[in-house]
This is a predicted structure of a 74-nucleotide RNA (transfer RNA) from a Nanobdellati archaeon. The coordinates come from a structure-prediction model, not an experiment, and the mean pLDDT is 83. The sequence was found in a public genome assembly. Lineage of the source: Archaea > Nanobdellati. Its Rfam family is "tRNA". From the family's description: Transfer RNA (tRNA) molecules are approximately 80 nucleotides in length. Its family is annotated with triplet codon-amino acid adaptor activity in the Gene Ontology. It is annotated as a transfer RNA.
RNA sequence: GCCUCGGUAGCUCAGCUUGGUAGAGCGCUUGCUUGGUAAGCAAGAGGUCCCGGGUCCGAAUCCCGGCCGAGGCU
Numbered sequence: 001g002c003c004u005c006g007g008u009a010g011c012u013c014a015g016c017u018u019g020g021u022a023g024a025g026c027g028c029u030u031g032c033u034u035g036g037u038a039a040g041c042a043a044g045a046g047g048u049c050c051c052g053g054g055u056c057c058g059a060a061u062c063c064c065g066g067c068c069g070a071g072g073c074u
Stems, first nucleotide, its partner, number of pairs: 001073007010026004020057001028044005050066005
């Protein structure tokens, strides 16, 4: 230098192919339960979807450029 994959909640990741309300598990907070914890149950909070631009009525999703990470080729 070139190719492939990845970047979404505090963490691990779905969702992207097929554009139309952003999700799960764990964690966190509160409540119930307990003599008190843990466990269990219920509810809740938490996101500029890596950055910029474009297309579109509408973009996490499509297109272009860039940044970062992993792997491969030379």